[in-house]
RNA sequence: GGGGCUGUGGCUCAGUGGUGGAGCAUCUGUUUUGCAUGCAGAAGGUUCCAAGUUCAAUCCCCGGCAUCUCCA
Numbered sequence: 001g002g003g004g005c006u007g008u009g010g011c012u013c014a015g016u017g018g019u020g021g022a023g024c025a026u027c028u029g030u031u032u033u034g035c036a037u038g039c040a041g042a043a044g045g046u047u048c049c050a051a052g053u054u055c056a057a058u059c060c061c062c063g064g065c066a067u068c069u070c071c072a
Base pairs, nucleotide, nucleotide: 001071002070003069004068006066007065010024011023012022013021018055026042027041028040029039030038048064049063052060
């Protein structure tokens, strides 16, 4: 320098156009003499950035940025 993959809560990941979810973690309550476990609940996302298509975009198109990877 060129090609490809990926980018979604703190972490690991789902989600193939119609108001964004799970597990772990955090917090609160309850259970206990106390801790842990269990149970219930809550908080936490401008879906990497910008532009476009569309009535409507995490999703489709285009251009960037970053990680990983292959070639040179």
Molecule: transfer RNA
Organism: Sphaerodactylus townsendi